[in-house]
The RNA shown here (FMN riboswitch aptamer (RFN element)) has 144 nucleotides and comes from a mouse gut metagenome. RNAcentral holds the sequence, with entries from MGnify.

């Protein structure tokens, strides 16, 4: 440079004229980083089966760090008589949620338990799970 890919989830019951939106139970977890866990190969010494603060690789956090989507503002470019509108332009802003117990030299990462969070617009009734912007954009990942 080019190309491909890049988000999951309402099942049961209750109330009601009406709810996948309320109530009880249920279900879901983007991308990069970190990692005392798990796995593999190798290495080491030994009585050959485990061991090892040995090496390398792979996997491992919704709530630890950072990023993305949505939204807002400014600038800029395009367009318009103007108001505006558009950019697959730039910058800034906004941007959720964790404790307790255990082990240990060390854990918001392991083990156990109990919690908590989830843009905007729509809807006969309030939505993480339905519909819509979106056959979009994108953190990024892979191929050539």
């Nucleotide at each position: 440079g080019u190309u491909u890919c890049a988000g999951g989830g309402c099942g049961a019951g209750g109330u009601g004229g009406a709810a996948c939106u309320c109530c009880u139970c249920a279900c879901u977890g983007g991308c990069g980083g970190u990692a005392a866990g798990c796995g593999a190969a190798c290495c080491a010494g030994c009585u050959a089966g485990a061991u090892g603060c040995g090496u390398u690789c792979g996997c491992a956090a919704g709530c630890c760090c950072g990023c993305g989507a949505c939204c807002c503002u400014g600038c800029u470019c395009g367009u318009c008589a103007a108001c505006g509108c558009g950019g697959c332009g730039c910058a800034g802003g906004c941007u959720g949620a964790u404790u307790c117990g255990g082990u240990g030299a060390a854990a918001g990462u392991c083990c156990g338990a109990a919690g908590c969070c989830a843009a905007c617009g729509g809807u006969c009734a309030a939505a993480g799970u339905c519909c819509g912007g979106a056959u979009g954009g994108a953190a990024g990942a892979g191929g050539c």